[in-house]
RNA sequence: UUGUUAUCAAGAAAGGCCGAGGGAAUAGACCCGCUGAAGCCUUAGCAACCCUUUGCCAACAAAGAAGGUGCUACGUUCUACCGAUUUCCGGAUAGAUAACAG
Numbered sequence: 001u002u003g004u005u006a007u008c009a010a011g012a013a014a015g016g017c018c019g020a021g022g023g024a025a026u027a028g029a030c031c032c033g034c035u036g037a038a039g040c041c042u043u044a045g046c047a048a049c050c051c052u053u054u055g056c057c058a059a060c061a062a063a064g065a066a067g068g069u070g071c072u073a074c075g076u077u078c079u080a081c082c083g084a085u086u087u088c089c090g091g092a093u094a095g096a097u098a099a100c101a102g
Stems, first nucleotide, its partner, number of pairs: 001102008013043005021032003026080004044072003049068002051064005076094001081091003
């Protein structure tokens, strides 16, 4: 970087360094930010994809959290493309995360 599958509900933050942007990308809107954005580090936590244990195995369920990831504002913010009962809703595209494969 590409493909397949699953999920995108909920949950969980303090400190240090730094210093102006950030909410994935494009446009518009909206929101957060010098009472400190993004980034990096430390510690803590959340969740349970891989994982561990048990239910004989599979499926499935329950429990767990040592390890590999991930995450810790709203919220995958809304609109854009399709459908529709048209402020609502469903889906697609795109994106994020995990496992596997190349």
This is a predicted structure of a 102-nucleotide RNA (SAM riboswitch aptamer (S box leader)) from Zunongwangia atlantica 22II14-10F7. The prediction has a mean pLDDT of 80. The model forms 97% of the base pairs in the Rfam consensus. It was read from a public genome assembly, where an Rfam model found it.